[in-house]
Context: one part of a larger RNA
RNA sequence: UUGGGCGUAAAGGGUCCGUAGGCGGUUUCAUAAGUCUAAAGUUAAAGGCAUUGGCUCAACCAAUGUAUGCUUAAGAAACUAUGAAACUUGAGUGAUGGAGGGGAUAGUGGAAUUCCUAGUGUAGCGGUGAAAUGCGUAGAUAUUAGGAGGAAUACCAGUGGCGAAGGCGACUAUCUGGACAUCAACUGACGCUAAGGGACGAAAGCGUGGGGAGCAAACAGGAUUAGAUACCCUGGUAGUCCACACUGUAAACGAUGAUAACUCGCUGUCGGCGAUACACAGUCGGUGGCCAAGCGAAAGCAUUAAGUUAUCCACCUGGGGAGUACGACCGCAAGGUUGAAACUC
Repeated sequence: UUGGGCGUAAAGGGUCCGUAGGCGGUUUCAUAAGUCUAAAGUUAAAGGCAUUGGCUCAACCAAUGUAUGCUUAAGAAACUAUGAAACUUGAGUGAUGGAGGGGAUAGUGGAAUUCCUAGUGUAGCGGUGAAAUGCGUAGAUAUUAGGAGGAAUACCAGUGGCGAAGGCGACUAUCUGGACAUCAACUGACGCUAAGGGACGAAAGCGUGGGGAGCAAACAGGAUUAGAUACCCUGGUAGUCCACACUGUAAACGAUGAUAACUCGCUGUCGGCGAUACACAGUCGGUGGCCAAGCGAAAGCAUUAAGUUAUCCACCUGGGGAGUACGACCGCAAGGUUGAAACUC
RNA backbone atom coordinates (compact mmCIF):
# COMPACT_ATOMS: atom_id res chain seq x y z
C1' U A 1 0.00 0.00 0.00
C1' U A 2 -4.11 -3.54 -1.12
C1' G A 3 -6.71 -3.68 3.27
C1' G A 4 -8.72 -4.17 8.22
C1' G A 5 -11.10 -1.44 11.81
C1' C A 6 -13.44 2.65 15.39
C1' G A 7 -19.11 1.02 22.91
C1' U A 8 -15.00 -1.34 26.77
C1' A A 9 -8.43 -3.27 23.14
C1' A A 10 -5.60 2.48 18.98
C1' A A 11 -9.79 5.02 16.71
C1' G A 12 -16.87 8.93 16.29
C1' G A 13 -15.25 15.40 15.44
C1' G A 14 -18.73 18.56 21.92
C1' U A 15 -23.26 19.87 18.88
C1' C A 16 -25.93 21.81 14.88
C1' C A 17 -26.39 24.68 10.15
C1' G A 18 -24.46 24.70 5.55
C1' U A 19 -20.64 25.62 0.59
C1' A A 20 -17.84 22.61 -2.81
C1' G A 21 -17.79 17.48 -3.55
C1' G A 22 -19.84 12.42 -3.18
C1' C A 23 -24.48 9.70 -3.32
C1' G A 24 -29.71 9.80 -4.71
C1' G A 25 -37.38 7.63 -5.50
C1' U A 26 -41.19 5.79 -9.64
C1' U A 27 -42.64 5.84 -15.20
C1' U A 28 -41.96 6.97 -20.54
C1' C A 29 -39.18 8.89 -24.76
C1' A A 30 -34.57 10.58 -26.85
C1' U A 31 -29.07 10.96 -27.00
C1' A A 32 -24.87 7.72 -26.82
C1' A A 33 -20.45 10.69 -22.56
C1' G A 34 -19.36 6.32 -19.23
C1' U A 35 -20.35 0.90 -20.39
C1' C A 36 -20.44 -3.36 -23.84
C1' U A 37 -19.58 -6.01 -28.96
C1' A A 38 -16.74 -7.25 -33.16
C1' A A 39 -13.04 -4.80 -36.51
C1' A A 40 -8.89 -1.60 -38.39
C1' G A 41 -4.51 1.38 -37.27
C1' U A 42 -0.63 2.28 -33.84
C1' U A 43 2.23 0.78 -29.56
C1' A A 44 10.72 1.30 -33.25
C1' A A 45 14.53 -2.46 -32.47
C1' A A 46 16.43 -5.01 -28.37
C1' G A 47 14.37 -6.74 -23.68
C1' G A 48 9.84 -9.45 -21.01
C1' C A 49 6.13 -13.53 -21.52
C1' A A 50 4.22 -18.01 -24.43
C1' U A 51 5.19 -21.83 -28.17
C1' U A 52 8.69 -23.99 -31.29
C1' G A 53 13.69 -24.55 -33.25
C1' G A 54 19.60 -24.29 -33.35
C1' C A 55 24.52 -25.03 -30.57
C1' U A 56 25.33 -32.88 -27.15
C1' C A 57 22.12 -29.99 -22.42
C1' A A 58 22.05 -25.23 -20.25
C1' A A 59 23.52 -20.37 -20.29
C1' C A 60 23.35 -18.27 -25.21
C1' C A 61 21.05 -17.56 -30.10
C1' A A 62 16.89 -17.56 -33.69
C1' A A 63 11.67 -17.72 -35.53
C1' U A 64 6.48 -16.93 -34.63
C1' G A 65 2.85 -14.87 -31.51
C1' U A 66 1.61 -11.55 -27.65
C1' A A 67 0.65 -8.07 -23.35
C1' U A 68 -1.86 -3.07 -21.94
C1' G A 69 -2.82 1.78 -23.60
C1' C A 70 -4.30 5.27 -27.37
C1' U A 71 -6.85 6.50 -32.08
C1' U A 72 -10.56 5.64 -35.99
C1' A A 73 -15.11 4.36 -38.03
C1' A A 74 -19.51 0.87 -37.18
C1' G A 75 -23.09 -1.23 -33.86
C1' A A 76 -26.03 -2.39 -28.83
C1' A A 77 -29.13 0.57 -25.21
C1' A A 78 -30.03 -2.95 -19.70
C1' C A 79 -27.43 0.20 -16.02
C1' U A 80 -25.01 5.22 -14.84
C1' A A 81 -25.15 10.08 -17.10
C1' U A 82 -27.56 14.13 -19.98
C1' G A 83 -32.11 16.36 -22.16
C1' A A 84 -37.59 16.34 -22.45
C1' A A 85 -42.34 14.93 -20.29
C1' A A 86 -45.04 12.93 -16.22
C1' C A 87 -46.02 10.65 -11.05
C1' U A 88 -46.48 10.67 -5.50
C1' U A 89 -44.62 6.97 -1.72
C1' G A 90 -39.13 10.59 -0.03
C1' A A 91 -39.01 15.90 1.38
C1' G A 92 -41.73 20.29 2.25
C1' U A 93 -46.30 23.52 2.71
C1' G A 94 -51.36 23.98 4.61
C1' A A 95 -55.70 23.12 8.08
C1' U A 96 -57.13 21.38 13.02
C1' G A 97 -55.55 19.89 17.88
C1' G A 98 -53.36 18.74 22.44
C1' A A 99 -48.34 18.09 25.48
C1' G A 100 -43.78 20.22 27.41
C1' G A 101 -38.26 22.63 33.64
C1' G A 102 -37.23 24.56 25.02
C1' G A 103 -35.35 30.04 24.71
C1' A A 104 -35.50 35.61 25.94
C1' U A 105 -37.33 39.85 28.82
C1' A A 106 -40.08 42.10 32.78
C1' G A 107 -42.60 41.55 37.28
C1' U A 108 -44.36 38.91 41.83
C1' G A 109 -44.33 35.27 46.04
C1' G A 110 -43.32 32.04 50.23
C1' A A 111 -39.78 28.99 53.28
C1' A A 112 -34.76 29.26 55.06
C1' U A 113 -29.66 31.31 56.23
C1' U A 114 -27.12 35.93 57.64
C1' C A 115 -27.13 40.91 59.46
C1' C A 116 -29.54 45.31 62.00
C1' U A 117 -33.17 47.45 65.71
C1' A A 118 -36.31 46.58 69.97
C1' G A 119 -38.50 43.26 73.92
C1' U A 120 -38.13 38.82 77.33
C1' G A 121 -34.15 36.37 79.69
C1' U A 122 -29.15 34.60 82.10
C1' A A 123 -24.45 32.06 81.75
C1' G A 124 -23.10 29.89 78.82
C1' C A 125 -23.03 29.00 73.31
C1' G A 126 -20.62 26.63 69.42
C1' G A 127 -17.84 22.60 67.73
C1' U A 128 -15.66 17.34 67.85
C1' G A 129 -13.89 10.79 67.91
C1' A A 130 -12.28 13.84 72.04
C1' A A 131 -10.89 18.85 72.17
C1' A A 132 -9.23 23.60 71.23
C1' U A 133 -9.08 28.08 68.37
C1' G A 134 -13.84 31.15 68.05
C1' C A 135 -18.44 33.87 70.19
C1' G A 136 -20.49 35.60 75.17
C1' U A 137 -21.77 39.66 81.60
C1' A A 138 -19.92 45.87 76.70
C1' G A 139 -25.61 40.52 77.92
C1' A A 140 -24.32 35.95 73.60
C1' U A 141 -26.97 31.17 72.53
C1' A A 142 -32.52 30.66 73.02
C1' U A 143 -37.20 33.19 72.07
C1' U A 144 -40.83 37.28 70.22
C1' A A 145 -41.78 41.50 66.94
C1' G A 146 -40.11 44.69 63.04
C1' G A 147 -36.62 45.74 59.10
C1' A A 148 -32.49 45.03 55.25
C1' G A 149 -30.18 42.24 51.53
C1' G A 150 -28.53 38.41 48.31
C1' A A 151 -28.92 33.66 46.43
C1' A A 152 -31.64 29.24 45.61
C1' U A 153 -36.65 27.69 44.35
C1' A A 154 -38.76 22.12 49.54
C1' C A 155 -43.26 19.09 48.54
C1' C A 156 -45.18 18.13 43.30
C1' A A 157 -40.61 14.88 41.11
C1' G A 158 -41.18 10.12 38.07
C1' U A 159 -34.96 4.79 34.28
C1' G A 160 -41.25 11.34 33.74
C1' G A 161 -40.94 15.99 30.13
C1' C A 162 -38.30 19.53 26.67
C1' G A 163 -33.87 20.83 23.83
C1' A A 164 -28.97 19.77 18.26
C1' A A 165 -25.58 19.43 22.06
C1' G A 166 -24.05 22.26 26.32
C1' G A 167 -28.31 22.18 29.25
C1' C A 168 -33.44 23.48 31.33
C1' G A 169 -37.31 23.01 37.61
C1' A A 170 -41.43 28.64 42.42
C1' C A 171 -45.48 31.76 40.07
C1' U A 172 -47.46 35.45 36.33
C1' A A 173 -47.35 38.25 31.75
C1' U A 174 -45.29 39.40 26.90
C1' C A 175 -42.25 37.87 22.71
C1' U A 176 -40.40 33.40 20.42
C1' G A 177 -38.09 28.28 18.39
C1' G A 178 -38.95 23.11 17.70
C1' A A 179 -41.29 18.37 17.92
C1' C A 180 -45.87 15.27 17.77
C1' A A 181 -50.86 13.56 16.24
C1' U A 182 -55.08 13.77 12.73
C1' C A 183 -56.76 15.27 7.76
C1' A A 184 -54.61 14.35 2.78
C1' A A 185 -55.99 20.24 0.25
C1' C A 186 -51.12 22.06 -2.23
C1' U A 187 -45.69 21.77 -4.39
C1' G A 188 -43.65 17.68 -7.22
C1' A A 189 -37.44 14.64 -5.77
C1' C A 190 -37.27 20.34 -4.07
C1' G A 191 -33.49 14.78 -0.95
C1' C A 192 -29.10 12.51 2.25
C1' U A 193 -24.23 13.50 3.84
C1' A A 194 -20.85 17.19 4.37
C1' A A 195 -13.95 18.66 3.43
C1' G A 196 -13.15 23.93 4.15
C1' G A 197 -16.61 27.73 6.58
C1' G A 198 -20.29 29.67 10.19
C1' A A 199 -23.11 29.54 14.78
C1' C A 200 -23.92 27.53 19.62
C1' G A 201 -21.04 25.41 23.45
C1' A A 202 -20.81 22.97 31.37
C1' A A 203 -17.43 24.36 35.01
C1' A A 204 -13.18 27.04 35.90
C1' G A 205 -10.61 31.36 34.11
C1' C A 206 -9.94 36.60 32.00
C1' G A 207 -11.59 42.23 31.01
C1' U A 208 -14.91 46.56 32.45
C1' G A 209 -18.80 48.03 35.73
C1' G A 210 -22.19 46.47 39.50
C1' G A 211 -23.57 43.07 43.57
C1' G A 212 -22.16 40.11 47.75
C1' A A 213 -26.75 36.54 52.12
C1' G A 214 -24.92 31.61 52.20
C1' C A 215 -20.96 28.66 50.49
C1' A A 216 -15.89 28.82 49.68
C1' A A 217 -9.93 27.75 46.28
C1' A A 218 -5.91 30.92 48.45
C1' C A 219 -4.76 32.41 53.37
C1' A A 220 -4.81 32.50 59.08
C1' G A 221 -5.58 29.95 63.52
C1' G A 222 -7.03 25.29 66.46
C1' A A 223 -6.55 20.02 66.43
C1' U A 224 -4.61 15.13 64.63
C1' U A 225 0.27 13.21 63.61
C1' A A 226 6.85 11.02 63.97
C1' G A 227 5.75 15.02 60.46
C1' A A 228 0.46 16.94 58.40
C1' U A 229 2.14 22.49 53.49
C1' A A 230 -4.01 17.21 54.21
C1' C A 231 -8.41 14.71 55.91
C1' C A 232 -11.63 17.28 61.15
C1' C A 233 -12.82 22.32 63.51
C1' U A 234 -13.13 28.07 63.85
C1' G A 235 -12.63 32.06 60.61
C1' G A 236 -12.00 33.84 55.61
C1' U A 237 -10.55 36.59 50.22
C1' A A 238 -11.03 35.75 45.00
C1' G A 239 -15.00 33.26 43.00
C1' U A 240 -19.97 31.73 43.02
C1' C A 241 -24.76 36.22 41.28
C1' C A 242 -26.00 40.41 37.25
C1' A A 243 -24.81 43.26 32.46
C1' C A 244 -21.62 43.49 28.28
C1' A A 245 -17.23 41.35 25.95
C1' C A 246 -13.59 37.21 25.71
C1' U A 247 -12.00 32.11 26.36
C1' G A 248 -13.63 27.31 23.36
C1' U A 249 -12.15 23.26 26.65
C1' A A 250 -14.50 18.42 29.87
C1' A A 251 -15.09 10.97 31.66
C1' A A 252 -18.56 17.74 26.30
C1' C A 253 -20.22 9.72 27.78
C1' G A 254 -24.74 5.98 25.36
C1' A A 255 -16.86 6.28 26.15
C1' U A 256 -21.66 4.02 20.51
C1' G A 257 -21.22 10.02 13.72
C1' A A 258 -25.57 11.29 10.42
C1' U A 259 -29.55 9.46 7.19
C1' A A 260 -32.64 5.48 5.07
C1' A A 261 -34.51 0.40 4.65
C1' C A 262 -35.17 -4.58 6.58
C1' U A 263 -35.20 -8.42 10.88
C1' C A 264 -39.39 -13.07 16.78
C1' G A 265 -41.87 -11.51 20.95
C1' C A 266 -43.27 -9.96 26.22
C1' U A 267 -43.79 -5.89 29.64
C1' G A 268 -43.87 -0.61 31.93
C1' U A 269 -44.37 4.57 31.00
C1' C A 270 -45.17 9.80 28.39
C1' G A 271 -47.97 12.64 24.19
C1' G A 272 -51.71 11.89 20.38
C1' C A 273 -55.37 9.11 17.26
C1' G A 274 -58.97 5.35 17.34
C1' A A 275 -62.72 2.47 19.55
C1' U A 276 -66.18 2.56 22.87
C1' A A 277 -68.93 -2.66 26.18
C1' C A 278 -65.43 2.02 30.14
C1' A A 279 -62.38 -4.47 29.96
C1' C A 280 -59.11 -1.80 26.33
C1' A A 281 -57.45 -4.90 21.23
C1' G A 282 -55.13 -1.53 17.26
C1' U A 283 -52.00 2.58 15.47
C1' C A 284 -48.17 6.91 15.22
C1' G A 285 -44.17 9.43 17.90
C1' G A 286 -40.89 9.31 22.33
C1' U A 287 -38.67 6.97 26.81
C1' G A 288 -37.33 2.29 29.93
C1' G A 289 -36.85 -3.19 31.33
C1' C A 290 -36.43 -8.42 29.53
C1' C A 291 -35.53 -11.77 25.62
C1' A A 292 -35.31 -14.58 19.90
C1' A A 293 -32.56 -14.85 15.34
C1' G A 294 -28.12 -12.68 14.39
C1' C A 295 -23.64 -10.39 16.10
C1' G A 296 -19.53 -10.26 19.66
C1' A A 297 -12.86 -11.91 22.30
C1' A A 298 -16.06 -11.95 26.14
C1' A A 299 -19.08 -9.39 29.37
C1' G A 300 -22.93 -8.10 26.57
C1' C A 301 -26.00 -5.61 22.25
C1' A A 302 -30.58 -7.10 20.48
C1' U A 303 -36.76 -2.55 15.96
C1' U A 304 -33.65 3.51 20.58
C1' A A 305 -28.60 -2.75 17.53
C1' A A 306 -23.05 -3.37 18.95
C1' G A 307 -27.99 -7.59 13.78
C1' U A 308 -28.54 -7.44 7.90
C1' U A 309 -27.58 -3.64 4.02
C1' A A 310 -26.74 1.31 1.30
C1' U A 311 -24.62 6.49 1.00
C1' C A 312 -21.54 10.37 2.95
C1' C A 313 -18.22 12.43 6.65
C1' A A 314 -14.59 12.18 10.93
C1' C A 315 -10.84 9.15 12.93
C1' C A 316 -7.05 4.70 14.02
C1' U A 317 -2.43 1.78 12.42
C1' G A 318 2.74 -0.99 18.91
C1' G A 319 4.24 1.42 24.10
C1' G A 320 7.10 5.60 25.82
C1' G A 321 9.19 10.24 24.08
C1' A A 322 4.18 13.59 23.52
C1' G A 323 -0.65 16.01 22.77
C1' U A 324 5.66 17.62 23.96
C1' A A 325 9.25 20.67 20.48
C1' C A 326 9.32 23.81 16.22
C1' G A 327 6.44 26.68 12.82
C1' A A 328 1.67 28.72 11.68
C1' C A 329 -3.18 30.53 13.12
C1' C A 330 -6.41 32.18 17.27
C1' G A 331 -6.38 34.60 22.40
C1' C A 332 -5.78 40.51 26.81
C1' A A 333 -3.59 36.52 29.37
C1' A A 334 -4.18 31.68 31.00
C1' G A 335 -3.86 28.95 27.05
C1' G A 336 -6.26 26.60 22.58
C1' U A 337 -6.03 24.36 17.44
C1' U A 338 -2.76 22.02 14.10
C1' G A 339 1.29 18.64 15.36
C1' A A 340 6.63 15.87 14.53
C1' A A 341 11.58 13.71 15.21
C1' A A 342 15.93 11.88 17.59
C1' C A 343 16.24 8.30 21.21
C1' U A 344 14.30 4.02 23.74
C1' C A 345 11.51 -0.76 24.88
Record summary:
The prediction has a mean pLDDT of 86. A computed fold for a 345-nucleotide part of an RNA from an uncultured bacterium, annotated as small-subunit ribosomal RNA, central domain. The RNAcentral record of the full RNA draws on ENA. Rfam family: Bacterial small subunit ribosomal RNA. Gene Ontology terms of the family: structural constituent of ribosome and ribosome.